[in-house]
């Protein structure tokens, strides 16, 4: 230099044909317990890597860029 892949909550990851951003774990609160753990219920937590484009509408489609992983030379 070229090719491919990844990027979404604190962590691990879903998100189908473009149409209200989710799960598990973790955190916090309550219940339960003599108390803790476990369990149950609930709450908070998001610039969907960045900048543009298309669209009535973009996490999703298109272009460019940054970072990381792999391959080729």
């Nucleotide at each position: 230099g070229c090719c491919g892949g990844a990027a979404u909550a604190g962590c691990u990851c879903a998100g189908u044909u473009g149409g209200c951003a989710g799960a598990g774990c973790g955190a916090c609160g309550c219940a339960u317990u003599c108390g803790u753990a476990a369990u149950g219920c609930g709450u908070a937590g998001g610039u969907c890597g960045c900048c543009g484009g298309u669209u009535c509408a973009a996490g999703u489609c298109c272009g460019g860029c940054c970072u990381c992983c792999g391959g080729c030379u």